Annotation:
The prediction has a mean pLDDT of 82. Predicted 3D model of a 76-nucleotide RNA (transfer RNA) from a Planctomycetota bacterium.
[in-house]
RNA sequence: AGGUCCGUAGGUCAAUUGGUAGACUACCGGUCUCCAAAACCGGGGGUUGGGGGUUCGAGUCCCCCCGGACCUGCCA
Numbered sequence: 001a002g003g004u005c006c007g008u009a010g011g012u013c014a015a016u017u018g019g020u021a022g023a024c025u026a027c028c029g030g031u032c033u034c035c036a037a038a039a040c041c042g043g044g045g046g047u048u049g050g051g052g053g054u055u056c057g058a059g060u061c062c063c064c065c066c067g068g069a070c071c072u073g074c075c076a
Stems, first nucleotide, its partner, number of pairs: 001072007010025004019056001027043005049065005
């Protein structure tokens, strides 16, 4: 330098191939308990890496950029 894949809640990951952004865990509150843990109930938390485009509608399709992993190659 070129190619492939990845980036979504604090963390780990889904989202039917374009149609309401979710689960578990963590965190906060409650029930229970002498207290705590466990269990159960409830709650907050998102610029879907950034920008632009297509579309009635984009996490999903297209273009540019940023970051990460892997592969190939060049110089020395």

Its Rfam family is "tRNA". Its family is annotated with triplet codon-amino acid adaptor activity in the Gene Ontology.